Predicted 3D model of a 75-nucleotide RNA (c-di-GMP-I riboswitch aptamer) from a Pseudomonadota bacterium.
RNA sequence: UACAAAUAAAACCAAACUCAUUCCAAGGUGAGGGCUGAAAGCCGCGGAUCUUUUUUAGAUAGCCGGAUUGCCUGA
Numbered sequence: 001u002a003c004a005a006a007u008a009a010a011a012c013c014a015a016a017c018u019c020a021u022u023c024c025a026a027g028g029u030g031a032g033g034g035c036u037g038a039a040a041g042c043c044g045c046g047g048a049u050c051u052u053u054u055u056u057a058g059a060u061a062g063c064c065g066g067a068u069u070g071c072c073u074g075a
Stems, first nucleotide, its partner, number of pairs: 003074002012037001017032006035062001041068001043066001045065003048060004
């Protein structure tokens, strides 16, 4: 450097739910909480789903794919 996700250790994220707040809504944000995740870090590029004032605009990256970045270890 590449590859792998076996092993071990140290870390990381934060489901449902509760409270507060925001939004037309889906949802978002903060605190608590911990279902889980080997990229559950990030990006709306492709598909899918959801909301809508159904024209339009938005949401989900923990729906799938893709792109990109990263920690430890080395069967």